[in-house]
Molecule: Lysine riboswitch aptamer
Organism: bovine gut metagenome
RNA sequence: GAUAGAGGCGCAGCCAUCAUCAGUAGCCCCGCAAAGGCGGCAGGAACCGCCGGGGUGAAAGGGAUCGCUGCCGAAGGAUCCCCCGGUUUCCUGACCGGCGGAUGCCUGGGCCGUCGGAGAAGAUCCGCCGGACUGUCGCAAGCGAUUGCGGAGCGCUGUC
Repeated sequence: GAUAGAGGCGCAGCCAUCAUCAGUAGCCCCGCAAAGGCGGCAGGAACCGCCGGGGUGAAAGGGAUCGCUGCCGAAGGAUCCCCCGGUUUCCUGACCGGCGGAUGCCUGGGCCGUCGGAGAAGAUCCGCCGGACUGUCGCAAGCGAUUGCGGAGCGCUGUC
């Protein structure tokens, strides 16, 4: 340098089905309001309605299960760049989300927990921190099983 592997509730994606989203949004009817007041993430301009009752009534994202596919920096995150979309319409800003790209910037892995963020959500995901567990290498001790401490995947093991 090439190649092949290991860590296990291992990682990610896709199809189908199901529940939830939700009796919500929207639409229709009735009532109320009739101000230049209030409301919309902020400001300005404009426009619209807020609220109550009745009828009708979704969807997306997210989730679960089966199956399939690709894999072991699998993958996730952070920052920056481009584009798209959303927060009533437009302008300016702020925030949020998504696709792609760059950075060997951070994280070995799953689990549990406090806190924070996203979310309709006691689901789920993401992040800091803590805890035990587990895999791997190094150092030390031990006859040995193993124990203690430490490091990080830019690692570890096998073969050529």